Predicted 3D model of a 582-nucleotide part of an RNA (large-subunit ribosomal RNA, domain V) from Candidatus Wolfebacteria bacterium RIFOXYD2_FULL_48_11. RNAcentral holds the full RNA, with entries from ENA and SILVA. Its mean pLDDT, the model's own confidence on a scale to 100, is 81. It matches the Rfam family "Bacterial large subunit ribosomal RNA". Gene Ontology terms of the family: ribosome and structural constituent of ribosome.
[in-house]
Context: one part of a larger RNA
């Protein structure tokens, strides 16, 4: 070295299970003051559902009654007929009862009385309650109908009992009782309704969540055309202006600041002179503009118009922006002309629906009314190109499909943080920077801490600590050898060389760590997937059960606490150890 045997379990990112954590997409279970339905419960109407009565209301019928401007005998409802009507079947008058009243009377009952009373005629818009008919209003009475409440009834309907029915029940039937047009049931309807169901619950995001943001305007980033990203750096908008318009036009004017002078008067009020480079002002942010103005003031005004529109800018689309010129009618100006809002760029919302206004539209037999058409138009989607008319959560009981496109472990890159070293030397060290220490700073190293990134791995790289077994590094704790010392000696301090060997046992805690106790020459620091679970453990973390506190309406949640809780693998290769043979 080769072959074999027996072992061990470091590696083959070993085997097993399309990762259960995390994210994305989907699903399911659960919750609720998410949305929308719905069983159930309940309200009212109606049908099944009939009779009688009181009361009340409405309508109708009968008989009565009521009716007051002024003038006028006087309390004239309206219209028509009408020349007579009533009366011994008891007129006027008188007394009396009741009702009504505008308090003047009207109607009415009874008694007495014993023959008249009223109209036609004059006055009134209208003529006689003289008489008859119809009718309105008020009140009373009465008939009928309907409705409501209440009461009663019995025959629907319901229940109970007995009997028949049968082997026994049930259906059904008979009789009796209770209850009764209620209840029950059907249809329509308002309420309630996680009891049940179907669903929704946005995205960006240096993982996700929490936070923030989402549309529009201005500047920088933006690399001198335009455009250009980031959870890059800065700011704004969701309007304002109508009578003193901040709009139109015509005409006129020129600020801020400073210096000097000047009563009260001051740093700044108003006044004068000079300088004035626009620093001022512009409704509102910023940028770009602006001087006989785009700033300031005054006169007159409504073009902050209607119908269009050549041609362009911008642009995926849809939008957005500018506008010659024409017609109508208008304002200012002597006129030329200017004017379709504002110095410009923000001040906003598609389609559908649509209150409301207008309209010389209009077709359901006709007339009207209503709906509709056309023109205008308030109303919001801010997740701001707006999903739907309409929508929140929990899951550790969870599931599926995917992802190393994306987190937690480990590795990698980086080195802010951390650890270490060097340089400078203010200062401390009695004096003296450098025995020792070293501010403010500068330059490096390491890859151990906390991080950043998200590069292999999510068809799985098992995660803290302990045990066992170790191998390595040196920035050296002890043992060894030196330099300096603010080293007398001893004991020290500090630096250099050096990795050969070593570097404890206990108590508490799951602990690493740490504190404590007792030792020791010393009780150094690290790396090896924070070495080592196909070597062990399983106390912690990190499933399902449960308790407490806190939070939440709740389902549930909590780097809060607590008790409990399945650790699989017969070794093919490689590696190592021992042995045998060649």
């Nucleotide at each position: 070295c080769c072959u074999c045997u027996a072992a061990c379990g470091g590696g083959a990112c070993g085997a097993a299970a399309a990762g259960a954590c995390c994210c994305c997409a989907g699903g399911a279970g659960c919750u609720u003051u998410a949305c929308u339905a719905u069983a159930g419960c309940u309200u009212g109407g109606u049908a099944u559902u009939g009779a009688u009565g009181u009361u009340a209301a409405a309508g109708u019928u009968u008989u009565a009654u009521u009716g007051c401007g002024u003038a006028g005998c006087a309390u004239a409802g309206u219209g028509g007929g009408g020349a007579g009507a009533c009366u011994u079947u008891g007129a006027a008058g008188c007394g009396u009862u009741u009702c009504u009243u505008u308090c003047g009377g009207g109607a009415u009952u009874c008694g007495u009385g014993g023959a008249g009373u009223c109209g036609u005629c004059a006055g009134u818009g209208a003529a006689a309650u003289a008489c008859c008919c119809a009718u309105c209003u008020u009140u009373a009475u009465u008939u009928c109908u309907u409705u409501a409440c209440c009461a009663u009834c019995u025959a629907a309907c319901u229940c109970c009992a007995a009997c028949g029915g049968c082997a026994a029940a049930a259906a059904c039937g008979u009789u009796g009782g209770a209850a009764g047009a209620c209840a029950g049931u059907g249809c329509c309807u308002g309420g309630u309704g996680g009891g049940u169901a179907g669903u929704u619950u946005u995205a960006a995001u240096g993982g996700g969540g929490c936070g923030u943001u989402a549309u529009c305007c201005u500047c920088c980033u933006a690399a001198a055309g335009a455009g250009u990203a980031a959870c890059g750096g800065a700011g704004g908008a969701g309007u304002u202006u109508a009578u003193u318009a901040a709009g139109g036009u015509c005409a006129g004017c020129u600020a801020a600041g400073g210096u000097c002078g000047g009563a009260u008067g001051g740093a700044a009020a108003u006044c004068g002179a000079c300088c004035g480079c626009a620093u001022c002002g512009u409704g509102u942010a910023a940028a770009g503009g602006c001087a006989a103005a785009a700033g300031c003031u005054g006169g007159c005004u409504u073009g902050a118009c209607u119908g269009c529109a050549a041609g362009u800018c911008c642009u995926a689309c849809a939008a957005g922006a500018c506008g010659c010129g024409c017609a109508g009618g208008u304002g200012c100006g002597a006129a030329a002309g200017c004017a379709g809002a504002a110095c410009u760029u923000a001040g906003u919302g598609a389609c559908c629906c649509g209150a409301c206004g207008g309209u010389u539209c209009a077709u359901u037999a006709u007339a009207g009314a209503a709906a509709g058409g056309c023109c205008g138009g308030a109303g919001a989607c801010a997740u701001c190109g707006g999903c739907u008319a309409a929508a929140a959560g929990c899951u550790a009981c969870c599931c599926u499909g995917g992802g190393g496109a994306u987190a937690a472990c480990a590795g990698g890159c980086u080195a802010g943080u951390g650890a270490g070293a060097u340089c400078c030397g203010a200062g401390a060290g009695u004096c003296c920077c450098u025995a020792u220490c070293g501010a403010c700073g500068a330059u490096c190293u390491c890859g151990c801490u906390c991080g950043g990134c998200a590069c292999c791995u999510c068809g799985a790289u098992g995660u803290c600590g302990g045990c066992u077994c170790g191998c390595c590094c040196u920035a050296g704790c002890g043992c060894g050898g030196g330099g300096c010392u603010g080293g007398a000696g001893a004991a020290g301090g500090u630096c250099c060389c050096a990795a050969g060997c070593g570097u404890u046992u206990g108590g508490c805690u799951g602990u690493u760590c740490g504190c404590c106790a007792a030792u020791u020459a010393a009780a150094a620091g690290g790396g090896c997937a924070c070495g080592c679970g196909a070597g062990c453990u399983g106390g912690g973390u990190u499933u399902a059960a449960a308790c407490c506190g806190u939070c939440g309406u709740g389902a549930g949640a909590c780097a809060g606490g607590u008790u409990g809780g399945u650790c699989u693998c017969u070794a093919u290769c490689u590696g190592u150890u021992a042995g045998a043979g060649g």